A computed fold for a 73-nucleotide RNA from Methanobacteriaceae archaeon UBA587, annotated as transfer RNA.
Rfam family: tRNA. Gene Ontology term of the family: triplet codon-amino acid adaptor activity. The family's RNA type in Rfam is transfer RNA.
The sequence was found in a public genome assembly.
The organism belongs to Methanobacteriaceae, within Archaea.
């Protein structure tokens, strides 16, 4: 330098064909217990990497950029 893939709660990741952003773990509170763990319930927590475009409507489609990974040179 070229090609491909990835970027979504603190972490790991879902999210068909554009139409209300989710799960597990973690965290907070409560229940249970003599107590702790486990278990059960409730809750908080999001610049969907950034900018632009298309559209009535974009995490999702298009373009550019940024960051990371793999391969080739």
């Nucleotide at each position: 330098g070229g090609g491909c893939c990835c970027g979504u709660g603190g972490c790991u990741c879902a999210g068909g064909u554009g139409g209300u952003a989710g799960a597990g773990c973690g965290c907070a509170c409560g229940g249970c217990u003599g107590a702790u763990a486990a278990c059960c319930g409730u809750g908080a927590g999001g610049u969907c990497c950034u900018g632009g475009g298309u559209u009535c409507g974009a995490a999702u489609c298009c373009c550019a950029g940024c960051g990371g990974g793999c391969c080739c040179a």